[in-house]
Molecule: transfer RNA
Organism: Candidatus Ryanbacteria bacterium RIFCSPHIGHO2_02_FULL_45_17b
């Protein structure tokens, strides 16, 4: 330099065009003599960035950034 894949909650990951979810973690409450476990609830995301297509984009297209794999 070229090709391919990835970027979504603190972490690991879902989500094939109609206002984003799970597990773990965190916080609060219940339970317990206390802790753990268990139960209930809550907080936490401008979906890497910028453009484009569309009535509407996490999703499609382009560019850029970063990470990984392969080729040279």
């Nucleotide at each position: 330099g070229c090709g391919c894949g990835g970027u979504u909650a603190g972490c690991u990951c879902a989500g094939u065009g109609g206002u984003a979810g799970a597990g773990c973690g965190u916080u609060u409450g219940c339970u317990c003599g206390a802790c753990a476990c268990g139960c209930a609830a809550a907080a936490g995301g401008c979906c890497a960035u910028a453009g484009g297509u569309u009535c509407g984009a996490u999703c499609c297209c382009u560019a850029u950034a970063c990470c990984g794999c392969g080729c040279a």